A computed fold for a 74-nucleotide RNA from a bacterium, annotated as transfer RNA. RNAcentral holds the sequence, with entries from ENA. Model confidence (mean pLDDT): 82 of 100. It matches the Rfam family "tRNA". By type it is a transfer RNA.
[in-house]
RNA sequence: GCGGGGGUAGCUCAGCGUGGGAGAGCACGCGCUUUACAAGCGCGAGGUCGCAGGUUCGAGCCCUGCCCCCUGCA
Numbered sequence: 001g002c003g004g005g006g007g008u009a010g011c012u013c014a015g016c017g018u019g020g021g022a023g024a025g026c027a028c029g030c031g032c033u034u035u036a037c038a039a040g041c042g043c044g045a046g047g048u049c050g051c052a053g054g055u056u057c058g059a060g061c062c063c064u065g066c067c068c069c070c071u072g073c074a
Stems, first nucleotide, its partner, number of pairs: 001073007010026004020057001028044005050066005
């Protein structure tokens, strides 16, 4: 330098089948339960969807450039 995969909550990730509610599990906080703790159940908080721009009524999703991680070739 070229190719492939990936970047979404504190962590691991889904969402790309077709553009239209941003989500799950764990972790965290509160409550129920318990003498108490754990487990269990319920509720809640937490997001620049890597960055910037474009298309569109509307973008995590489509297009362009760039950054970072993994990997193959040279």